[in-house]
The RNA shown here (transfer RNA) has 72 nucleotides and comes from a Candidatus Pacearchaeota archaeon. Rfam family: tRNA. It is annotated as a transfer RNA. Rfam's curators write: Transfer RNA (tRNA) molecules are approximately 80 nucleotides in length. The prediction has a mean pLDDT of 82. Lineage of the source: Archaea > Nanobdellati > Candidatus Pacearchaeota.
RNA sequence: GCCCGCAUAGUAAAGUGGCUAUUACGCAUCCCUGUCACGGAUGAAUCCCGUGUUCAAUUCACGGUGCGGGCG
Numbered sequence: 001g002c003c004c005g006c007a008u009a010g011u012a013a014a015g016u017g018g019c020u021a022u023u024a025c026g027c028a029u030c031c032c033u034g035u036c037a038c039g040g041a042u043g044a045a046u047c048c049c050g051u052g053u054u055c056a057a058u059u060c061a062c063g064g065u066g067c068g069g070g071c072g
Stems, first nucleotide, its partner, number of pairs: 001071007010025004018055001027043005048064005
């Protein structure tokens, strides 16, 4: 330099045009307990950036950035 893949809560993943964006662990509050832990209830927190396509984009296209892999 060229090619391929990935980027979603704090962490790990699911979701692939219309959802209130889902799950687990973690976190906060409350209940339970003499206290902690366990258990129960509730809650907060997420689509890498820009442009385009579309009535509608996390999802499709193009460019960028970062990470990983292959070739030279």

The RNAcentral record of the sequence draws on ENA.